[in-house]
């Protein structure tokens, strides 16, 4: 110095799914019990999987324990847009390795 692998606060780009649901309270508006609005609170029904979390197959002669994911669950989270977003690419930096 270049390559490869891992990681990271960061920068840039990409990045799916599913309710602009219903009721009540409260607040605002309003002359008003109708109505309209609310990124507030409570409850109900339906739904989604790609923050996070949980489960397991192979592996063993048997049991326990251990045991991956984009699979499964849906606790958490989410269901116009915005935001968020696993993950991917590039840049930067660090570590390891090799020549």
């Nucleotide at each position: 110095u270049a390559g490869u692998g891992c990681g990271a606060c960061a920068g840039c780009g990409g990045g799916a799914g599913a309710g602009a649901c219903c009721g009540g309270u409260c607040c605002g508006u309003g002359a008003g019990c109708u109505g309209c609005g609310g990124c507030a609170c409570c409850g109900g029904c339906g739904c989604c999987g790609a923050a996070g979390g949980a489960g397991c197959a192979a592996c063993u002669g048997c049991c326990c324990c251990g045991g991956a994911a984009a699979c499964u669950c849906u606790c958490a989270g989410g269901c116009c847009a915005c935001a968020g977003g696993a993950c991917c690419g590039c840049u930067u930096c660090g570590c390891a390795u090799c020549a």